A computed fold for a 477-nucleotide part of an RNA from Hippophae gyantsensis, annotated as small-subunit ribosomal RNA, 5' domain. The organism belongs to Hippophae, within Eukaryota. Its mean pLDDT, the model's own confidence on a scale to 100, is 83.

[in-house]
Context: one part of a larger RNA
RNA sequence: GGAUGAACGCUGGCAGCAUGCUUAAACACAUGCAAUUCGGAUUGGAAGUGGUGUUUCCAGUGGCAGAUGGGUAAGUAACGCAUAAGAAUGUGCCCUUGGGAGGGGAACAAUAGCUAAAAAUGACUACUAAUGCCUCAUAGGCUGAGGAGAAAAAGGAGAAAUCUACCCGAGGAGGGGCUCGUGUCUGAUUAGCUAGUUGGUGAGGCAAUAGCUCACCAAGGCGAUGAUCAGUAGCUGGUCCUAGAGGAUGAUCAGCCACACUGGGACUGAGACAUAGCCCAAUCUCCUAUGGGAGGGAAAAAUGGGGCAUUUUCCACAAUGGGUAAAAUCCUUAUAGAGUAAAGCCACAUGGAGGUAGAAAGCCUACUAGUUGUGAAUUUUUUUCCCAUAGAAGAAGAAAUGACGGUAUCUGAGGAAUAAGCAUCGGCUAACUCUGUGCCAACAGCCAUGGUAAUACAAAAGAUGCAAGCAUUAUCU
Repeated sequence: GGAUGAACGCUGGCAGCAUGCUUAAACACAUGCAAUUCGGAUUGGAAGUGGUGUUUCCAGUGGCAGAUGGGUAAGUAACGCAUAAGAAUGUGCCCUUGGGAGGGGAACAAUAGCUAAAAAUGACUACUAAUGCCUCAUAGGCUGAGGAGAAAAAGGAGAAAUCUACCCGAGGAGGGGCUCGUGUCUGAUUAGCUAGUUGGUGAGGCAAUAGCUCACCAAGGCGAUGAUCAGUAGCUGGUCCUAGAGGAUGAUCAGCCACACUGGGACUGAGACAUAGCCCAAUCUCCUAUGGGAGGGAAAAAUGGGGCAUUUUCCACAAUGGGUAAAAUCCUUAUAGAGUAAAGCCACAUGGAGGUAGAAAGCCUACUAGUUGUGAAUUUUUUUCCCAUAGAAGAAGAAAUGACGGUAUCUGAGGAAUAAGCAUCGGCUAACUCUGUGCCAACAGCCAUGGUAAUACAAAAGAUGCAAGCAUUAUCU
């Protein structure tokens, strides 16, 4: 000199675009909200109507989705990540394609009755539907050398054509699981480590390979090219500095991994060992009739706390995307926006042109002058601003549909009206005099300054630098 998710001091006009808990407190969290949807699968009830029908709503069964989206960086030195390969592997929704969808049955919710309990939540009896469950039949597929064995399905809408859903195969796409070469911080004041440990055979197990697990057998395997142990740390694309080499870093955005109060565990499912699912244990908080229960913000707001330090308990699904549904819809604190902070980058302004009596006043002075200074006043002119008028694009379309927003922008009227500071001035280093002080008070990045003429302290006048910022501090280079 450059840089920052910065902070602090003084100051502060405006627009656009980006950014905003970096804290060993991965601390604790009031309140509401962030994942629902489907009546064109289905049972019951209610509203409405004089009644039927149409319509709407609620509870339950059932289906799909809650494994996405969003957050955090605690753990992890690891096939975790990056890059380059591989074979032994399953895949809901989606695409292509070949077939099939015929009979029968038993229940369980809701509900009704009865009943336990403070509550959370239950127990018993009775009834009932289905795209829920069971069973028979059916296979060019599976297993087996063969005889043979075992295994599917569901309807719905429509007047119909037809559409859609369902079952069994084959292929694909996308996205997963697994293996492997290479690379990936510090310490030897850590030198030996290892017993399912290393390999084999045979079983089990898994979607799949495998000591993944087990029995038996062998005694191997790793290590100064740093094993083991200890410390630190999410990794990368990138970002900052740099001519390069290299050093530092991993906020925002994007990819991958890990985690969801702490530690375990499985269930369901195509997929989880599941942040707003379940079970167990521990900690803490809350409720309680003391018998027992409820909860988990590292989602977005908000609060306390910690800290040098970091925003609103806002608006909308209009756009993009996601879920559900045949669709219209519905849901969506994802997202789009607004609010807030000079916290950054960039743009514009605070006037322009003329104007010497070189005015008054300040400062300085050799008392003549010099300087602030064309600066002001004054003349003329323009409009960021204010008031009013019109008013978007973003909407894809035949039309309708805009949170932002009466915003951006346009036109007209008004009037210089509304807008400059901060640091420095001994040398390094651009910019000097006077007064006060008197090794005091102070300054200070280094050298140093200050003890009566201080260009170095304090103030004044002037000057220099940068400028809506300017200095300082911290960190990297």